This is a predicted structure of a 97-nucleotide RNA (SAM riboswitch aptamer (S box leader)) from Arthrobacter sp.

RNA sequence: CAACCAUCCAGAGCGGCCGAGAGAUCUGGCUCGAUGACGCCGCAGCAACCCCUCCCCUUAAUUGGGCGGUAGGUGCUCACGCCAGAACCGAUGGAGA
Numbered sequence: 001c002a003a004c005c006a007u008c009c010a011g012a013g014c015g016g017c018c019g020a021g022a023g024a025u026c027u028g029g030c031u032c033g034a035u036g037a038c039g040c041c042g043c044a045g046c047a048a049c050c051c052c053u054c055c056c057c058u059u060a061a062u063u064g065g066g067c068g069g070u071a072g073g074u075g076c077u078c079a080c081g082c083c084a085g086a087a088c089c090g091a092u093g094g095a096g097a
Base pairs, nucleotide, nucleotide: 001096004094005093006092007091008090013043014042015041016040017039021032022031023030025086026085027084028083029082044077045076046075049073050072051069052068055066056065057064081089
């Protein structure tokens, strides 16, 4: 980072710093916020995409699926991606360049 695949109504918060808006964009709602939101850092946690073990089914084949796990790579931790509509919308992971 153009194109590709999967997921986005489950789950999980404390402390420090900062100081005014924030919840991606537009419109309309709604919500959070000086009892300090958003953001950043630390720690903790959640989940199970990648990953790992054993077993079962499956396949030409760790080929695909199921059960289990969380050391590692990411991600996430108000509200369904907050809701509705719109748009060549966005986010995360995988694979790839």

Of the family's consensus pairs, 93% are formed in the model. Its Rfam family is "SAM riboswitch aptamer (S box leader)". Rfam links the family to the GO term regulation of gene expression. Its mean pLDDT, the model's own confidence on a scale to 100, is 79.